The prediction has a mean pLDDT of 80. Predicted 3D model of a 591-nucleotide part of an RNA (large-subunit ribosomal RNA, domain I) from a Dehalococcoidales bacterium. Rfam family: Bacterial large subunit ribosomal RNA. Rfam links the family to the GO terms ribosome and structural constituent of ribosome. The RNAcentral record of the full RNA draws on ENA.
[in-house]
Context: one part of a larger RNA
């Protein structure tokens, strides 16, 4: 060297799972000067660190409820000291340093230095409690250039802002690589990313909509139509409506016309006006008239609607406030009818049910035989099932334990539902000579942009400049434009669900199984690097039970050898299993 045997190293494999993923159900969804999100810094009998929880009341008070023989939280034993109507688990309370929007001024965040009241103390230092930013907005009191006013200051109330927030969402800006096998128009793309607002969703939403000769009937998501029709250096690529089917459904109020009261300001001596109507007889210089502003009422459509101002028709009563005789008019109580707590004008009390935040009860086997360390696996002989899901138990358990099916429960709190009380509303039909229906709009021109649509025949929406309508005999739309039809009413406003996303519990998994699965299965957004934005690891496994090897050699110690525990100790905490590269030993064969 070769071959066989026996170890060292190393941690790959195989076996497991405390940690991930991924969907689907059910419930929940903003926090905050009453000081938040983060965080420092402290808190233990023995506690040095780490993690949890907590704040100088500091692993905790107080209560109200459930459970219970234990219990003083984990890393982490053990000791001493207590508790037991406690520990635990939920509801609702109290405390809650110091930094952070940080807010009495400052300041290198968790630290410094103040004012003013009022308290402790005989005073004083000194302590201890309150209050002392700005912005808006409200009411008061002042007051400048300039005389009235205004600015402006000042003092007092506001449960007004500020500032966080993962992903989802509306707005206002907005790339580039990249693809067109270069590249410019085009794409990537209104993505990434920065700013702004708002919420438990947000946004849209009740037709100046679509249709097509028949009709539908706000909005919003799914599925389809459909890679169609179309756009497109017609390259590359973009990419729809209508209309079916389904989730889920809800309708409403405003401006104006009119009517009535107030406020300001002007105008009218009356033969006009006004005082409900009629007749008399009185009043009114504002109790009348106009203009404005703001409030109360009606009113909200498109086969046009409302107002108005005639004609018909109407449950009961009261009745118009200068006087009398009339009318019974306006308006006012009840009655019938309706409607309601999200919007629909505004809103709350109660009772009941249920549902969430703690829990409850829950059937049935064996001291049988063998094996084994051990039975739950084999025989044997029962038993229960509205329960043979899961899991753990010294191997594999329907009947050992925890559950499971299937009943069952809330003093407190939050949800949602239905009644009740309440609270709202309430003439109606015809006619037409009137009066109104959202103007710097709509629409044109020129420049952009959005619409699958790239200027295009290019409607349709938005708008930067510049002109600028009509007002019902009236206005948009129907992909240039005109006719005809038909369809709607712009220039104001609200509106739940169905949708998006996260967070809890619960189930599921032809998902992973420690190089996987999260970066993270363990002191992980640690520990290290970075000046800083930021980057960011690696680490699982004895054994059913520590029984974690008393007590003897050998040694300084590590470490060994015998004892002894265990089924195993080539399971000794460098611990399951224990591959390979690599490295000794030991026997043989060959040189």
């Nucleotide at each position: 060297g070769c071959a066989c045997a026996g170890g060292g190293u190393g941690g790959a494999u195989g076996c497991c799972u405390u940690g991930g993923c991924a969907u689907c159900a059910a419930g929940g969804g903003c926090c905050g000067a009453a000081g938040a999100a983060g965080g420092g810094c402290g808190u233990g009998g023995c506690a040095u660190g780490a993690c949890u929880g907590c704040g100088a009341u500091a692993a905790g008070c107080c209560u109200c409820g459930g459970u219970c023989a234990g219990c003083u939280g984990u890393c982490u034993a053990g000791c001493a000291a207590g508790c037991u109507u406690a520990a635990c688990c939920g509801g609702g309370g109290a405390u809650u340093c110091c930094c952070g929007a940080a807010u009495g001024g400052g300041g290198c965040a968790a630290c410094c230095c103040g004012g003013c009241c009022g308290g402790a103390u005989a005073a004083a230092c000194u302590c201890c409690g309150g209050u002392c930013a700005c912005c808006c907005c409200c009411a008061g009191c002042u007051g400048a250039a300039c005389a009235c006013a205004u600015a402006g200051g000042c003092u007092g109330g506001g449960u007004g802002g500020a500032g966080g927030u993962a992903a989802g969402u509306g707005g206002g800006g907005g790339a580039a690589c990249u693809g067109a096998a270069a590249c410019a128009u085009c794409u990537u793309a209104g993505u990434a990313c920065c700013c702004c607002g708002a919420g438990g969703a947000a946004a849209a939403u009740a037709a100046a909509u679509c249709a097509a000769a028949a009709g539908a009937g706000a909005u919003u998501c799914c599925c389809u139509u459909a890679g169609u029709a179309g756009u497109g250096g017609c390259g590359a690529a973009c990419g729809a409506a209508a209309g079916g089917g389904g989730a889920a459904g809800a309708g409403c109020c405003c401006a104006a016309a009119c009517c009535c009261g107030a406020u300001a300001a002007g105008c009218u001596c009356a033969g006009u006006g006004g005082u409900u109507c009629c007749a008399g007889a009185g009043c009114c210089u504002a109790a009348g008239c106009u203009u404005a502003u703001g409030g109360g009422g009606u009113g909200u459509u498109g086969u046009a609607a409302g107002u108005c101002a005639g004609a018909c028709g109407g449950g009961a009563c009261c009745g118009a406030a200068u006087c009398u005789g009339g009318a019974a008019u306006a308006g006012g109580u009840c009655a019938g009818g309706g409607a309601g707590u999200u919007a629909c004008c505004a809103a709350c009390u109660u009772u009941a049910u249920c549902u969430c935040u703690a829990g409850u009860c829950g059937a049935a086997g064996g001291u049988c035989c063998a094996u084994g360390g051990a039975a739950a696996g084999g025989g044997c002989c029962a038993c229960c099932a509205c329960a043979g899901a899961g899991g753990g138990u010294g191997a594999g358990a329907g009947u050992c334990c925890c559950g499971u099916a299937g009943a069952u429960g809330a003093a407190a709190g939050a949800g949602a539902u239905a009644a009740a009380g309440c609270u709202c509303c309430u003439c109606g039909u015809c006619u037409g000579u009137a009066c109104u229906u959202g103007a710097g709009u709509a629409c044109c021109a020129c420049g952009g942009g959005a619409c699958a649509c790239g200027g295009g025949g290019a409607a349709u929406c938005c708008u930067g400049u510049g002109g600028g309508a009509a007002u019902c005999u009236g206005g948009g739309g129907a992909g240039a434009c005109c006719a005809c039809u038909c369809u709607c009413c712009a220039a104001g406003g609200c509106u739940a669900a169905a949708u998006a996303c996260c967070c809890u519990u619960g189930a599921u998994g032809a998902c992973c199984g420690a190089u996987a699965g999260u970066g993270a299965a363990c002191u992980a957004g640690u520990a290290c690097c970075g000046u800083g934005a930021g980057g960011g690891a690696a680490a699982g496994g004895u054994g059913a039970a520590a029984a974690g090897c008393a007590c003897c050699c050998c040694g300084g110690g590590a470490g060994g050898g015998g004892a002894g525990u265990g089924a195993a100790a080539u399971a000794g905490u460098a611990c399951c299993u224990g591959a390979a590269a690599c490295c000794g030993u030991g026997u043989g064969c060959c040189a």